[in-house]
Context: one part of a larger RNA
RNA sequence: CUGGGCGUAAAGCGCACGUAGGUGGUCAUGUAAGUCGGAUGUGAAAGCCCCGGGCUCAACCUGGGAACUGCAUUCGAUACUGCAUGACUAGAGUGUAAUAGAGGGAAGUGGAAUUUCCGGUGUAGCGGUGAAAUGCGUAGAUAUCGGAAGGAACAUCAGUGGCGAAGGCGGCUUCCUGGAUUAACACUGACACUGAGGAGCGAAAGCGUGGGGAGCAAACAGGAUUAGAUACCCUGGUAGUCCACGCCGUAAACGAUGUCAACUAGCCGUUGGGAGGGUUGCCUCUUAGUGGCGAAGCUAACGCGUUAAGUUGACCGCCUGGGGAGUACGGCCGCAAGGUUAAAACUC
Repeated sequence: CUGGGCGUAAAGCGCACGUAGGUGGUCAUGUAAGUCGGAUGUGAAAGCCCCGGGCUCAACCUGGGAACUGCAUUCGAUACUGCAUGACUAGAGUGUAAUAGAGGGAAGUGGAAUUUCCGGUGUAGCGGUGAAAUGCGUAGAUAUCGGAAGGAACAUCAGUGGCGAAGGCGGCUUCCUGGAUUAACACUGACACUGAGGAGCGAAAGCGUGGGGAGCAAACAGGAUUAGAUACCCUGGUAGUCCACGCCGUAAACGAUGUCAACUAGCCGUUGGGAGGGUUGCCUCUUAGUGGCGAAGCUAACGCGUUAAGUUGACCGCCUGGGGAGUACGGCCGCAAGGUUAAAACUC
């Protein structure tokens, strides 16, 4: 070097895009770089190995052979790989016609509810809890009716339903816009897969500047509970939660399962298309998703099982006893918080 692994034992980058690189469909011709064969030269001697010989044997010495798996030159072979040329359509893509969708961005708009304010009715309580108290209320609360303001979120529909690469996305309308699927045909003709670096997206919290602030609510204050109660419960309440722009770049970012492709029993649901049949309640077939159960097989077991953790191929990432430690130092990034890369001594 080869050889083992990564759902839960250590181990899949949070996600996609894409550079280098790696890998790559069918046919034909050429070439002969890889590959295979022959020849020649070289591959010092000693040593190792084989067959002999000499010291009484052996160690030791010695003759011959083999080996030296390599390199160079040259002559050939052409299946496979490469390279060149030409062709093809099954991969990939484009066009045409449709379909479904909380996919994204912007603007506008609606009703319910909470809160506050104004006005009416009305009177002594309200609120809260296991029970209370703090709190609010005769300066008229709670309750109830009418009006106004403002912010945030969108009940029912709602569904192991849908869409998106992931994070994620849910009132309604309009505009702009990405992707997917289906059917039949036409076109391009391998244009493909993966992807070290790179650059982009990336919940919540947090940060900067300026707005906004109804409800909720870290911190904080008070009331309870308790031996104590820096908590759980209650009354308040500021950042924050919301908007714009700019940072941060992390999560049990989870299917704890990288991406792509091929192959390998079925049965039962459900979503979006298409085709056929039919007394049109429906049935059959097909395609793309999304669930349940299970053949073979796999697995330490649990379980997975055409949405694989089965059988294979291509490429990337990652793992190598526990602690020290995802820490120190250094580098890079950041306004900061910190992130990322990432040890050792020592110890069991």
RNAcentral holds the full RNA, with entries from ENA. This is a predicted structure of a 348-nucleotide part of an RNA (small-subunit ribosomal RNA, central domain) from an uncultured prokaryote. It matches the Rfam family "Bacterial small subunit ribosomal RNA". Model confidence (mean pLDDT): 89 of 100.